RNA sequence: UUCUUAUCGAGGGUGGCGGAGGGACUGGCGCAGUGAAGCACGGCAACCUGUAACUACAAGGUGUCAAAUCCAGCGGUGUCUUACACCGAAAGAUGAGAA
Numbered sequence: 001u002u003c004u005u006a007u008c009g010a011g012g013g014u015g016g017c018g019g020a021g022g023g024a025c026u027g028g029c030g031c032a033g034u035g036a037a038g039c040a041c042g043g044c045a046a047c048c049u050g051u052a053a054c055u056a057c058a059a060g061g062u063g064u065c066a067a068a069u070c071c072a073g074c075g076g077u078g079u080c081u082u083a084c085a086c087c088g089a090a091a092g093a094u095g096a097g098a099a
Stems, first nucleotide, its partner, number of pairs: 001099008013041002016039002021031001023029001025073004042065003046062003049058004069091001074088006
């Protein structure tokens, strides 16, 4: 990098360092000098793992800690029809396995 598969409305941040970006992409919308990213420290417990035994605990490997994956993007359904709601897909993220 590609493929398969599961999950994505639960949970969880700070008073240190840093100093302007960041929320994948596009549009929207929101976050940010009342301090972004990153680092540090701390937390959470989804998957794997371990221990006990069918649901808890641990926090070793990943992961994660604004907003539903922030909302939409493509197709469809409904209605009190031009806006809402809902369903499915696509795209994306993460784990596990394979090449």
SAM riboswitch aptamer (S box leader) from Caldicoprobacter oshimai DSM 21659, 99 nucleotides, folded computationally. Rfam family: SAM riboswitch aptamer (S box leader). Its Rfam clan is "SAM clan". The prediction has a mean pLDDT of 82. The sequence was found by an Rfam model in a public genome assembly.